[in-house]
Molecule: c-di-GMP-I riboswitch aptamer
Organism: Deltaproteobacteria bacterium
RNA sequence: UGUCGAAAAAGGCACAACCGCCGAAAGGCGGUGUCGCAAAGCCCCAAGUCUAAUGCCGGAAGGUUAUGAUCGUCGGGCUGCCGGA
Numbered sequence: 001u002g003u004c005g006a007a008a009a010a011g012g013c014a015c016a017a018c019c020g021c022c023g024a025a026a027g028g029c030g031g032u033g034u035c036g037c038a039a040a041g042c043c044c045c046a047a048g049u050c051u052a053a054u055g056c057c058g059g060a061a062g063g064u065u066a067u068g069a070u071c072g073u074c075g076g077g078c079u080g081c082c083g084g085a
Stems, first nucleotide, its partner, number of pairs: 004083002012037002017032006035072001041078003045075001047073001048070003055064003
């Protein structure tokens, strides 16, 4: 240095839920919280999933549609702490 991930050390992030705000919604942001995570750090490049404002179809019910969202769904890319085996 690479791989790898400890009955190690120093730390880090923050599920659900609740409150407030933003958003059509999915969801996001902030606070409380702490299920878990060796990348649960960053990037929507790709897939999956969610929503359907808008457009289209329909007499209606409703159906369909991403340019929206999700990196704590997975793959990929970039970066990072420690160093027992």